[in-house]
RNA sequence: AGAGUUUGAUCCUGGCUCAGGAUGAACGCUAGCGACAGGCUUAACACAUGCAAGUCGAGGGGCAGCACGGGAGGAGCAAUCCUUUUGGUGGCGACCGGCGGACGGGUGAGUAACACGUAUGUAACCUACCUGUUACAGGGGGAUAACCCGGAGAAAUCCGGACUAAUACCGCAUACGUUCUUUAAGACAAAAGUUUUAGAGAAGAAAGUAGCAAUACGGUAACAGAUGGACAUGCGGUCCAUUAGUUAGUUGGCGGGGUAACGGCCCACCAAGGCGACGAUGGAUAGGGGUUCUGAGAGGAAGGUCCCCCACAUUGGUACUGAGACACGGACCAAACUCCUACGGGAGGCAGCAGUGAGGAAUAUUGGUCAAUGGGCGGGAGCCUGAACCAGCCAAGUCGCGUGAGGGAAGACGGCCUUAUGGGUUGUAAACCUCUUUCAGAUGAGAGUAAAGGGUGCUACGCGUAGCACAUUGCAAGUAUCAUCAGAAGAAGCAUCGGCUAAUUCCGUGCCAGCAGCCGCGGUAAUACGGAAGAUGCGAGCGUUAUCCGGAUUUAUUGGGUUUAAAGGGAGCGUAGACGGGUCCUUAAGUCAGUUGUGAAAGUUAGCGGCUCAACCGUAGAAUUGCAGUUGAAACUGGGGGCCUUGAGUGCGGCAUAGGCAGGCGGAAUUCGUGGUGUAGCGGUGAAAUGCAUAGAUAUCACGAAGAACUCCGAUUGCGAAGGCAGCCUGCUGGACCGUAACUGACGUUGAUGCUCGAAAGUGCGGGUAUCAAACAGGAUUAGAUACCCUGGUAGUCCGCACAGUAAACGAUGAAUACCCGCUGUUGGCGAUAGACGGCCAGCGGCCAAGCGAAAGCGUUAAGUAUUCCACCUGGGGAGUACGCCGGCAACGGUGAAACUCAAAGGAAUUGACGGGGGCCCGCACAAGCGGAGGAACAUGUGGUUUAAUUCGAUGAUACGCGAGGAACCUUACCCGGGCUCAAACGACAGAGGAAUACAGAUGAAAGUUUGUAGUCAGCAAUGACCGCUGUCGAGGUGCUGCAUGGUUGUCGUCAGCUCGUGCCGUGAGGUGUCGGCUUAAGUGCCAUAACGAGCGCAACCCUUAUCGAUAGUUACUAACAGGUCGAGCUGAGGACUCUAUCGAGACUGCCGGCGUAAGCCGCGAGGAAGGUAGGGAUGACGUCAAAUCAGCACGGCCCUUACGUCCGGGGCGACACACGUGUUACAAUGGCAGGGACAGAGAGGAGCCAGGCAGCGAUGCCGCGCCAAUCCCGAAACCCUGUCUCAGUUCGGAUUGGAGUCUGCAACCCGACUCCAUGAAGCUGGAUUCGCUAGUAAUCGCGCAUCAGCCAUGGCGCGGUGAAUACGUACCCGGGCCUUGCACACACCGCCCGUCA
Repeated sequence: AGAGUUUGAUCCUGGCUCAGGAUGAACGCUAGCGACAGGCUUAACACAUGCAAGUCGAGGGGCAGCACGGGAGGAGCAAUCCUUUUGGUGGCGACCGGCGGACGGGUGAGUAACACGUAUGUAACCUACCUGUUACAGGGGGAUAACCCGGAGAAAUCCGGACUAAUACCGCAUACGUUCUUUAAGACAAAAGUUUUAGAGAAGAAAGUAGCAAUACGGUAACAGAUGGACAUGCGGUCCAUUAGUUAGUUGGCGGGGUAACGGCCCACCAAGGCGACGAUGGAUAGGGGUUCUGAGAGGAAGGUCCCCCACAUUGGUACUGAGACACGGACCAAACUCCUACGGGAGGCAGCAGUGAGGAAUAUUGGUCAAUGGGCGGGAGCCUGAACCAGCCAAGUCGCGUGAGGGAAGACGGCCUUAUGGGUUGUAAACCUCUUUCAGAUGAGAGUAAAGGGUGCUACGCGUAGCACAUUGCAAGUAUCAUCAGAAGAAGCAUCGGCUAAUUCCGUGCCAGCAGCCGCGGUAAUACGGAAGAUGCGAGCGUUAUCCGGAUUUAUUGGGUUUAAAGGGAGCGUAGACGGGUCCUUAAGUCAGUUGUGAAAGUUAGCGGCUCAACCGUAGAAUUGCAGUUGAAACUGGGGGCCUUGAGUGCGGCAUAGGCAGGCGGAAUUCGUGGUGUAGCGGUGAAAUGCAUAGAUAUCACGAAGAACUCCGAUUGCGAAGGCAGCCUGCUGGACCGUAACUGACGUUGAUGCUCGAAAGUGCGGGUAUCAAACAGGAUUAGAUACCCUGGUAGUCCGCACAGUAAACGAUGAAUACCCGCUGUUGGCGAUAGACGGCCAGCGGCCAAGCGAAAGCGUUAAGUAUUCCACCUGGGGAGUACGCCGGCAACGGUGAAACUCAAAGGAAUUGACGGGGGCCCGCACAAGCGGAGGAACAUGUGGUUUAAUUCGAUGAUACGCGAGGAACCUUACCCGGGCUCAAACGACAGAGGAAUACAGAUGAAAGUUUGUAGUCAGCAAUGACCGCUGUCGAGGUGCUGCAUGGUUGUCGUCAGCUCGUGCCGUGAGGUGUCGGCUUAAGUGCCAUAACGAGCGCAACCCUUAUCGAUAGUUACUAACAGGUCGAGCUGAGGACUCUAUCGAGACUGCCGGCGUAAGCCGCGAGGAAGGUAGGGAUGACGUCAAAUCAGCACGGCCCUUACGUCCGGGGCGACACACGUGUUACAAUGGCAGGGACAGAGAGGAGCCAGGCAGCGAUGCCGCGCCAAUCCCGAAACCCUGUCUCAGUUCGGAUUGGAGUCUGCAACCCGACUCCAUGAAGCUGGAUUCGCUAGUAAUCGCGCAUCAGCCAUGGCGCGGUGAAUACGUACCCGGGCCUUGCACACACCGCCCGUCA
């Protein structure tokens, strides 16, 4: 000293939370010792028991009890003992008397007060014991308790009679001084009065005791001191104004009473005052201070222990005694409670020390001693003392010590982790070796606290003091301390480990259990839960909880704010208050300086010292920031006085104005009325309807009536304090501004309470009512429509008077003054000038410098720099709500909380995404066209259903003829059944055995199980190869997780985008570049430019098609030459052509014209095979969808292991009420059928393609040439020609079904294709909706290939043949790109979010 938390990210505002310190603490786990301090915070609740205040015999009468002595009697030989008596002695219960019980000890209920603190005052006071000084103590008297006798009562206790004493009580005497009355003089004082001196008069005292004595202790009066108290006053320290008025002895006076004393303290009379916004009164809370904790301090919080003061003693009241009390362990009365009782009556007060119950999270022993310190009494010895000193219990705090030290690597075992035959960590840790012995334990020694005092004796002198000698006094305690002994021996835990915050891994769990101070963890790989291992922190403690301060500048005096985050009052006038111009003199209240007193001690702090150190303690300093007195200073503020003019005001002269109020006037429009013209509609809307209209509307003309508002001018214009103010004229009236400098002379600024004004709506009373128009009615819209739209329409809108008092009453910006660069527009006035002015003042605007600000922005009209005053704010919600009060006719307004709840709410700006925002642009996106789908039948895929199983995956676009480019078995993953378990396959090692292999049999559905026969390899051998068997190690899994992954893929999208370096801008997120203009298919280029460059994409480079050339010429080709055939490049030959396949050329807006700065665009331009990217393909940026795939493959983790592995037979993946997608065939005449005729390209072929021949209607079969292929083979169809059919469920259409066959294959039942004959379904062009395509394209026609035994292929991938229509255009639908704007979205509009109901 800061940190976490609002956001995708940022800056700010702002709250919440944490790290620190502290405690009279409590709880959890743990615990060796000592020292010092501490220990009912709750029930001022109730208390059993014991103790806590007595003492004096040297005040007294006495003698109950004890001891001694004397007398009398008795027993005994006696010593002696017993009984009785005697106050004679020691002493002493109870009693009279004195002193003390007013201290000490406890508690904090009450108290907001002169209670406390501090400083003054008392000339308005008291003070026992103590000290000093002075004086005195003469002489008498009468009682009474105890004791005794009697009586009452259960008891407590009380009554009567009789005797008696005193330092008890009462007269008398004496009285310097004391008190009172009074006289005179002086001093002080404003006065009241006080005081000194002198005089006169009156009143008031006493006690003795001890001792032989000296003497000692006492007594009385008075003065003084000391101590202790009492009273008065200034100042200081809590909350609430949702407590604003309070007070009748109240405030004062005169006179009395009372008191130690002043005083309404009390009383009679008189006056009507006193207190209060500087907070009275009331309510709530609370003992106050020294101090304690915290804090850098200022502050904030607290008041336990210790010290001072106060108050209280079960609750309330009262006095008595006394020096002192209205009295904790005294009295009386009342009340509640408890106890005793013979029921008549009595007793009691732990907030003393222990202790008990109760309450509570919680707080100790019914201990020892008066040895020390202190207190009471006493002459003293001494007695008393739960004050005190000690001990006991409690980690409840602070401080100190210990639980060992050194060496020791095979880095042991074990644990844990791991990439696992290895390594890391626990860890020098342990074991082991050497050493030490504090503390605890044992044994022994053993202080100091004791100084004095007191006792006895002696000595000295100033005669009550000092000295000396002897004996004596210790609870704690045989404690502290010291010595010796043994032995590492007896002694470590607690919390934490996601970030804040030091410290991480494994296992378990699976939004469960749980954690959590805040943010937040946990839904199968949790460093956050639980355990373990390790680590970190502190350590006889460690954590948690509670509370206080801090951090929090988050109440801001130090030290904050108010345009938009919370916050400027709606505006003005103005009271109190606060603040206030220049100059001179004065004063000394504030201020400053010196000094005096005080600020108790303890505490705090620094020095020194004592306990071994420390905590702790002692000592002497500082500090105690304060208050009061006193002496000075006079700058500043204040007070008093004089002067001044610049602030302010007045006058005079101008000037602008929708400033206000009243009265009058005007035209246009609207509606209504009357009359005329005129006829069928008008009106209204997105479209309509309600409505008006043939009883004549709307429209139009004329006249009339009414009310309301004032077109143009008219503006970033003017005026006003704000609200607000607009036709014209008149009257009354307000303020501003300019000029001048005649007058006043600080008269100023602000302004709580107060007063006034205050839009619209609203209210009351009375008018008025043309328009418009809440409410209301009707018509529409709609799922509904209590709305938006339409037709009507009442309050109201207007006027007068009165209320109300609020608005986004906003510049969201209070008022005033001064200062601080500029540019520009405009209004009013002035100056100078004359067509000209960087001139002055006051306004209204715009843009900017500095500065400010979180930024946006503000910027001489400040949100800048300063000063003064007022108002307001302190997280969001609850809530401007509730209650109370005030105002109001009401509506409502003003003032204005809390409980509870959240960790945010919010401001400004940034980047995206989004918008039924805008601009620009593109795409078969729409439009224009062509052909389809959606209706039918069938094929195929999917959903659903069914099933033993119908294996699994794919699900908007981007799943659905998809994985699958071939499910009868196999495939196959699914189901049923039968088998196997080192296993169906493979590898390694070891062991025993057998050649391998071939054949046959039994059983079985097969797999399998099992039997027999034959066979005897290589090598000299060891052994090896091969085969099955046994054992071990590796297996196997299409089981799960595509949300743990790799790889691959789809889509946006072949869209034009996505980024980086450096620089610059911004506090920052970010921006710039990449924006702007033009252009392009394109972030393609050009120009411009705080940017300059670069990368991934685009384009190009690659393949293919179209043209030409060169080279080459077989299996391709055939122009020329030659040969030859029914015919044919058939043959020789050729290298021209086509073609094949290699290398090149060609196209680049290159040329021309126009436009343009350029890039580029336009042109039925030229040339060219091809023209502006020539067509097609391959090629897919950063990224998005937790998109798809663990079942192609690979892989982490989890799961199964006689099974979730594996083999076999059969079944299923092919089911079928239904729904959807993709296709095929059709519905026919642009056609069907029959006959005849013609033209491709690409590709495949050896378990193959198959010419040709024969058989069959045919599928096909048999025979068979050629071809491993530019050589052989695979028949193109649409088309053309001719014929027929004639609009019909047909000579269309072919499903379905029956029969007969062919082929493949181990096998066509479930479940193949094809052929022939027969059968001949639906369907006559398809609703809403929807798909493809812009040219060799769509449409249409056939051909080939992959997979493949065959094939459910109408699918997929290719090939060629024939070959169109249309595009005006970009408003709209969909998708996309760029710029801009808004945003409360960021999981990003499939968002966010409000209300109701459950």
Molecule: small-subunit ribosomal RNA
Organism: uncultured bacterium